[in-house]
Source information:
Predicted 3D model of a 92-nucleotide RNA (c-di-GMP-I riboswitch aptamer) from a Syntrophomonadaceae bacterium. It matches the Rfam family "c-di-GMP-I riboswitch aptamer". Rfam's curators write: GEMM was predicted in a large-scale screen for bacterial structured RNA regulatory elements. The source organism's lineage runs through Bacteria, Bacillati, Bacillota, Eubacteriales and Syntrophomonadaceae. The sequence was found by an Rfam model in a public genome assembly. Its mean pLDDT, the model's own confidence on a scale to 100, is 89.
């Protein structure tokens, strides 16, 4: 130094819910809260998968407005999975 990951140790993040804010939504930032997590650290133009459709299109209703479907992400999820990149500690 690696692999690994303990009824060790220091300490870290923090689900659902609430309030506030931003967003069209999906979410996200702040505080509270703590479900949990050995990466629950980065990375989404790595690679998969999932969410959501302002906007575009396309179908009907009824012709236009309007409404309703259905499609579409370089928008969103790193706490979905699998790669990468950095990282405490140190028992079997």
């Nucleotide at each position: 130094g690696a692999a690994c990951g303990a009824u060790a140790a220091u300490g870290g993040c923090a689900a659902a819910c609430c309030u506030g804010c931003c967003g069209a939504a999906a979410g996200g930032c702040a505080g509270g809260g703590g479900c949990g997590c050995a990466a629950a650290g980065c990375u989404a133009a790595a690679g998969g998968g999932u969410c959501u459709a302002a906007g575009g299109c396309u179908u009907u209703g009824a012709u236009a407005a309007c409404a309703a479907a259905g499609c579409u992400a370089a928008g969103a999820c790193a706490g979905c999975c699998u790669g990468g990149c950095c990282g405490c500690c140190g028992a079997a």